The RNA shown here (small-subunit ribosomal RNA) has 1361 nucleotides and comes from an uncultured Pseudomonadota bacterium.
RNA sequence: GAGUUUGAUCCUGGCUCAGAACGAACGCUGGCGGCAGGCUUAACACAUGCAAGUCGAGCGCCUCGCAAGAGGAGCGGCAGACGGGUGAGUAACGCGUGGGAAUCUACCCAGCUCUACGGAACAACUCCGGGAAACUGGAGCUAAUACCGUAUACGUCCUUCGGGAGAAAGAUUUAUCGGAGUUGGAUGAGCCCGCGUUGGAUUAGCUAGUUGGUGGGGUAAUGGCCUACCAAGGCGACGAUCCAUAGCUGGUCUGAGAGGAUGAUCAGCCACACUGGGACUGAGACACGGCCCAGACUCCUACGGGAGGCAGCAGUGGGGAAUUUUGGACAAUGGGCGCAAGCCUGAUCCAGCCAUGCCGCGUGAGUGAAGAAGGCCUUCGGGUUGUAAAGCUCUUUCGGCAGGAACGAAAUGGUUCGUGUUAAUACCACGGACUGAUGACGGUACCUGAAGAAGAAGCACCGGCUAACUACGUGCCAGCAGCCGCGGUAAUACGUAGGGUGCAGGCGUUAAUCGGAAUUACUGGGCGUAAAGCGUGCGCAGGCGGUUUCUUAAGUCAGAUGUGAAAGCCCCGGGCUUAACCUGGGAACUGCGUUUGAAACUGGGAGACUUGAGUGUGGCAGAGGGGGGUGGAAUUCCACGUGUAGCAGUGAAAUGCGUAGAUAUGUGGAGGAACACCGAUGGCGAAGGCAGCCCCCUGGGUUAACACUGACGCUCAUGCACGAAAGCGUGGGGAGCAAACAGGAUUAGAUACCCUGGUAGUCCACGCCCUAAACUAUGUCAACUGGUUGUCGGGGGAUUAACUCCCUUGGUAACGAAGCUAACGCGUGAAGUUGACCGCCUGGGGAGUACGGCCGCAAGGUUAAAACUCAAAGGAAUUGACGGGGACCCGCACAAGCGGUGGAUUAUGUGGAUUAAUUCGAUGCAACGCGAAAAACCUUACCCACCCUUGACAUGCUAGGAAGCUCGCAGAGAUGUGAGUGUGCCCGAAAGGGAACCUAGACACAGGUGCUGCAUGGCUGUCGUCAGCUCGUGUCGUGAGAUGUCGGGUUAAGUCCCAUAACGAGCGAAACCCUUGCCUCCAGUUGCCAGCGAGUAAAGUCGGGGGCUCUGGAGGGACUGCCGGUGUCAAACCGGAGGAAGGUGGGGAUGACGUCAAGUCCUCAUGGCCUUUAUGCCCAGGGCUGCACACGUGCUACAAUGGCGUGCACAGAGGGACGCAAACCUGCGAGGGGGAGCAAAUCCCAAAAAACACGCCCCAGUUCAGAUCGAAGGCUGCAACUCGCCUUCGUGAAGUUGGAAUCGCUAGUAAUCGCGGGUCAGCAACACCGCGGUGAAUGUGUUCCUGAGCCUUGUACACAC
Repeated sequence: GAGUUUGAUCCUGGCUCAGAACGAACGCUGGCGGCAGGCUUAACACAUGCAAGUCGAGCGCCUCGCAAGAGGAGCGGCAGACGGGUGAGUAACGCGUGGGAAUCUACCCAGCUCUACGGAACAACUCCGGGAAACUGGAGCUAAUACCGUAUACGUCCUUCGGGAGAAAGAUUUAUCGGAGUUGGAUGAGCCCGCGUUGGAUUAGCUAGUUGGUGGGGUAAUGGCCUACCAAGGCGACGAUCCAUAGCUGGUCUGAGAGGAUGAUCAGCCACACUGGGACUGAGACACGGCCCAGACUCCUACGGGAGGCAGCAGUGGGGAAUUUUGGACAAUGGGCGCAAGCCUGAUCCAGCCAUGCCGCGUGAGUGAAGAAGGCCUUCGGGUUGUAAAGCUCUUUCGGCAGGAACGAAAUGGUUCGUGUUAAUACCACGGACUGAUGACGGUACCUGAAGAAGAAGCACCGGCUAACUACGUGCCAGCAGCCGCGGUAAUACGUAGGGUGCAGGCGUUAAUCGGAAUUACUGGGCGUAAAGCGUGCGCAGGCGGUUUCUUAAGUCAGAUGUGAAAGCCCCGGGCUUAACCUGGGAACUGCGUUUGAAACUGGGAGACUUGAGUGUGGCAGAGGGGGGUGGAAUUCCACGUGUAGCAGUGAAAUGCGUAGAUAUGUGGAGGAACACCGAUGGCGAAGGCAGCCCCCUGGGUUAACACUGACGCUCAUGCACGAAAGCGUGGGGAGCAAACAGGAUUAGAUACCCUGGUAGUCCACGCCCUAAACUAUGUCAACUGGUUGUCGGGGGAUUAACUCCCUUGGUAACGAAGCUAACGCGUGAAGUUGACCGCCUGGGGAGUACGGCCGCAAGGUUAAAACUCAAAGGAAUUGACGGGGACCCGCACAAGCGGUGGAUUAUGUGGAUUAAUUCGAUGCAACGCGAAAAACCUUACCCACCCUUGACAUGCUAGGAAGCUCGCAGAGAUGUGAGUGUGCCCGAAAGGGAACCUAGACACAGGUGCUGCAUGGCUGUCGUCAGCUCGUGUCGUGAGAUGUCGGGUUAAGUCCCAUAACGAGCGAAACCCUUGCCUCCAGUUGCCAGCGAGUAAAGUCGGGGGCUCUGGAGGGACUGCCGGUGUCAAACCGGAGGAAGGUGGGGAUGACGUCAAGUCCUCAUGGCCUUUAUGCCCAGGGCUGCACACGUGCUACAAUGGCGUGCACAGAGGGACGCAAACCUGCGAGGGGGAGCAAAUCCCAAAAAACACGCCCCAGUUCAGAUCGAAGGCUGCAACUCGCCUUCGUGAAGUUGGAAUCGCUAGUAAUCGCGGGUCAGCAACACCGCGGUGAAUGUGUUCCUGAGCCUUGUACACAC
């Protein structure tokens, strides 16, 4: 820096990622070289070999040898305390750093002195034994630089200052090497001290040699190191003791740094050597490859007894994710011994194994478009792999082959010269010259030659973070995943492929580390609401501290100096072809010590001051605290009186009380608790808290003016005190209230809410408890920083009509500037700007829980984790949605009415069940007389049976034929098989060609009402004809967003007006459009007929006419325009006039942003999938109509506002040539015959019906109703069995107005009456779409139900109740 909490936002906050790094491991892969590294685990156990010897110039003996000499064991000397390994232990003077005094130091260097005289043994060896072995006993002989004594003592040590004590070694042969004492140096080591050095307080007290002293002992040396005695100390909150963990450091990794983590390799120190203990030898050890004891383990054994110690180098087993060869050489460097030659050296130098890491090189270079083939994708055009390959021209590092071939090696040695030393030309030291030998690595590095692109690329990833995308497979499966998250049929996230990206001899993964993480914040965070202020005060330690003078120099600052090992890091050079790596120099090592100086600041010392703090004096306010007394109202109870049937209680009731007299009312009494009004945003107190009135005791505050003290202050871990309510203990008290409990209700239940009762308790005294949303969710103190208003207490001033105004001080409230804040908000009473001190926080859950400690009588409190689990949890604000929240408002939403549905029969649709099939879809409103404005065949998609396979249909190719028509046979038909007839159109002179059509063939393909409406387009429904939905610019806000669109009015309306940080605009509303209602003009046939004429039995029938009706074109008309009132001088509303019509005149079309993954793949179109002798096509029959039942929508009714009969009147809008059909004839009728007229203002359908008039019926299952059934007919049609409609006659079911519930409708509406049309051969139509006739009732309201709108409020909701 990024991802991740949300619909979105800001913040808080955790989780995760990108980086670096590794002694690594695992997966896949693997050409070369250089340099480094390689048991992090079992300080587990170890076979085998090697890792420490050497000296004959200390000594004797033995063996070999002629001798020189060589060898062997032993005595003796030096070295085995170094080098090498490991990190178990250790929280320590162990380590780091800086100092110190009471010490030793073999070998080495320098100085001084000495090196005399004697003696006794023991190994080896010989003999005799023991034992399995390891080993060992006895006797005897022997040497020394082994051992002992004496002498001497320059130094040395001791001392009572008289004195006393203590050495030695020789060898070899003339010159050295040794030996002894002592002094000094160097080196190494021991000891002491300051400072630094992990976590835990759920470890708070530890300590008897403990702390100190004296005497003694011990040591190289100080010291309780040890001992005796004496004293009672010592350590600890600046963390003792205890527990856990750990070798420490230079450094290493990371980081901008500060830090954090770490302590492999290299270097310094420490510790350890099978485990534990011990000493010996020695200069040095309490000793890795020495000794003794004990223990465990292993091995040998003759069972008596012995041997061993890889945390040396290799190696083995084991453990483990995991770590190498039982290699070569002493050539170099270094070490031990030796005079030396030399010997020894798993130290070391090399080699081997391992991509373990770092670094370098290579796997080729140039050219090469037909953009090859192949692969993959594709919109089928192409794209991509890709100049990539091939091809052509070159090069040859590395590897392989052949040849040459190093540096590391010059010292010691030999010869010789010079100088020094010396008596010396010996010896020796130094220097020079000459010269010999010596290489594990290794025939390696390096060089040369020839051949040949020849032998050499993988791994991870490709949803976002994060560079890189497509196809197929899979279908919440298989799987992926670091976090968010992918996968349920179109997966850039799984698997594979193509392509791409990144890195590359590696690439990924995993573990652990730092970073990012300012996520423990020293640098550099916070605490009103996100985690976080202790409930409050007092106060020891601690931290911090007013003004001023002198002094000091602890802190501080500056200079000098010592130290801060080397390596490493950094800088500048050098060497390997480069780099890594190696190497020279410098810088640095931020630290510690010593010393000199400065004196501002902090600290220390001495003195002074008054402003901080305090004291005194005079006032003032107050529910501040404790104790005592006292008052009235009310509740309850008791007694008595009056009085009678209820009271009480609730949403409604019941339990309860009451005729044994309640409630009510009057009088009197008892008892307890609390104190109405005043009373308040009031007052007091540290907080908790405090309220009638009076008295006593007592704390604090404040104010005024002076006096006094002189920093006496602030804060405060541990500590102490106080601390509501509830609770606990003891004893009182108990009116009311009231956990628990009982009963009654409510409820699905009701261990609740409501009611009736009621015990602890509430009250008092004493003692505990110690917690609260103990809240201002805001620690205390101090300083500073604009204001306004109210109120309480004190003081001062002006004085006023006025307890009016002004100033000041201390409280308490409201609003607000700057500033702060994530925002909300805070804002002199800060959450502003600063200082001092304390407390607290570090993701959510687990959990304020467990365990432990402390407190408590108990209840419990306090202190306070972890395992595990999640990717969030959270704060503030925003927009929506929702609320049995609020305010306003609208709608046949309710109410007021009218008529229905739900009951009956039947029609129709649906569900269900059934079926070979009962094709499919539609399913709350918004599916269910819906798609379907017509299922007998067809339709038809379904079922059964029979057929076809380039196909019923389209395009392309080839061949033939025009097409077509007619007639047979078989078959249910499709179809199969025959016979006959027949030639057209266009161009062309002809030959021939072309178009269309038919047949046959082959292949591309056709076809699919198969799936997915959750892949889609289009269309549609719904909220809803509801009044809303947005944008530009500006402004406000960190932002999501807000404003505009809110507010006051008004409207059917976001309609308009006013106001206004908004100003405008768009989609909607309205208007424009159609229709209807009035008028005018124009026009006048098929319509009309007033006037004129003709004519008839009658009739616009005719001539004519345009007056009227009408038709259909064009206009007008209505705009709150006018008047009055109301209203903000507004918009608008109310009333009125005029008018055919009045405030949108009525009706229609018109449907904003969006919602419902709403509906439709079966209208159409379309992606993907599926099918291809079938899921396609043809055909016959059947089915979609089948029926116990349930639901929706209708028709007809149940009758008298009716039915029937007779008579008679008035529409509108439509349709008509495959048609409508008149007159007339016929039939009871459906109908039949007939065919005038009409492609329609002309003709036809066509009769309108209700209404009206008269008559019958008389309340009944009827003269209501018409289902069902029987018979006979008619029509359509190839065909009415399943399965059509109609007519006539007969039959005459249920039904007497319909439970819960529910629907429509506000005027030409409901209701009622008929008419027409589409579809259509016919018809299921009672459906649907239209038309007119007759023609009401009710409401002028918004409490409720339902739906919608606007504002506001709450929200832990956002797939949104």
The RNAcentral record of the sequence draws on ENA.